[in-house]
RNA sequence: UGGGAGAUAGUUCAACGGCAGAACUGCGGACUUUGGAUCCGUUAAUCCUGGUUCGAAUCCAGGUCUCCCAG
Numbered sequence: 001u002g003g004g005a006g007a008u009a010g011u012u013c014a015a016c017g018g019c020a021g022a023a024c025u026g027c028g029g030a031c032u033u034u035g036g037a038u039c040c041g042u043u044a045a046u047c048c049u050g051g052u053u054c055g056a057a058u059c060c061a062g063g064u065c066u067c068c069c070a071g
Stems, first nucleotide, its partner, number of pairs: 001070007010024004018054001026042005047063005
C1' cells in the first nucleotide's frame, strides 16, 4: 500500500428492520464459626458522523481502531 474480517455491559458471546439478552464479573441479601461453594435479587453496553425508513445494533456512505492474508 492492496484485499478480507471485525468493533454490543468490566470480560466472552447472542440479537428476522420492531422493548438490546445470556454467562461470568461487580454490588446487596440468604446460608456458613470464617472463607469458598450454592441460592435469591440487582447494576452496567450497540466505535464515531451523516443518510434511508413510521421505526436502525441490523441497511447505505464516510471516518477511527483492531486482527488476518499478500507485497